RNA sequence: CCGUGCUAGACGGGGAGCUAGCGGUGCCCUGAACCCGCAAUCCGCUCUAGCGGGGUUGAACUCCUGCUCGAGGGCUGGUUCGUUGGGGACUGUCCUUGUCAAGUGGCGUUGACGAUCUGGUCCUGCGCGGCGAAGCGCUACGAACCUGGUCAGGUCCGGAAGGAAGCAGCCAUAAGUGGAUUGCUUCGGGUGCCGCAGGCCAACCGGAUCCGAGCUGGCUGGCGUAGGACAAGCCCGGCGGGCAGUUCGACAGCAGGUGCACGG
Repeated sequence: CCGUGCUAGACGGGGAGCUAGCGGUGCCCUGAACCCGCAAUCCGCUCUAGCGGGGUUGAACUCCUGCUCGAGGGCUGGUUCGUUGGGGACUGUCCUUGUCAAGUGGCGUUGACGAUCUGGUCCUGCGCGGCGAAGCGCUACGAACCUGGUCAGGUCCGGAAGGAAGCAGCCAUAAGUGGAUUGCUUCGGGUGCCGCAGGCCAACCGGAUCCGAGCUGGCUGGCGUAGGACAAGCCCGGCGGGCAGUUCGACAGCAGGUGCACGG
């Protein structure tokens, strides 16, 4: 160096999850890769690897180690964007409110503000008026008998003359019922551009006098406070995308390493 037969190894790996931990079944990625049994209300194991049985390949394209690349997954009080639930401390906007008087408007030399005086509004008392009620007064009606007058007829007394009581009717009236309201009296009030007298702290309104230039706060604006509303910013959460960092990492590439026996 060649041939034959073996052995270690290989015949998929990884991420998240589960778990005290590891591996597997199930999910996802990679991409092509023996078979059978077991497994999510799990299965197997106890330290590096599924457990049990069978098969193929086999020291290199295939096994092992290191480096590079990197599909994909996980994590972060990270950053940014979107979306969603809530809050109302803060910024902001709006409404109500206070104040200032810069601008503007209005009033003001036909006199602002201020000061003094006076009157009114207000209160008390007395009147007057008006309104309302009641009574008196006026007027109409108003009694089978128990009101009055006159009392036909009839009745009674009487010898007669004459006398008596008296129903109906008519007239009048009482209590009462109604009407009118010019009068009188009394009483009342959600009564009056009314009169007289007195009071009148303050406020408002009017007038007179003095003084001599401000006054007001409608609108804009500044500032403040309190109450309320909104939720863009902001705050507290949920979800998703991008970026950054970190972690695991398939496939692939590169480099290195790898046993025994026999024969020629």